The RNA shown here (transfer RNA) has 72 nucleotides and comes from a Nanobdellota archaeon.
RNA sequence: GCUGCUGUCGUAUAACGGUUAGUAUGCGGGUCUGUGGAACCUGCGACGGGGGUUCGAUUCCCCCCAGCGGCC
Numbered sequence: 001g002c003u004g005c006u007g008u009c010g011u012a013u014a015a016c017g018g019u020u021a022g023u024a025u026g027c028g029g030g031u032c033u034g035u036g037g038a039a040c041c042u043g044c045g046a047c048g049g050g051g052g053u054u055c056g057a058u059u060c061c062c063c064c065c066a067g068c069g070g071c072c
Base pairs, nucleotide, nucleotide: 001071002070003069004068005067006066007065010025011024012023013022018055026044027043028042029041030040031039048064049063050062051061052060
């Protein structure tokens, strides 16, 4: 330099172009308990950045950034 894949709550991981962006864990509060843990209830928190297509984009297209691999 060329090329492929990946990027979503703190972490892990889902989501026909129309979902309230879900689940687990974590964290806050509560119930329970002699205390803690477990269990149960409840709340908090995310689409890498910028453009484009579309009535509508996490999803499709382009560029960039980051990570991982292949070629040279």
Rfam family: tRNA. The sequence was found in a public genome assembly.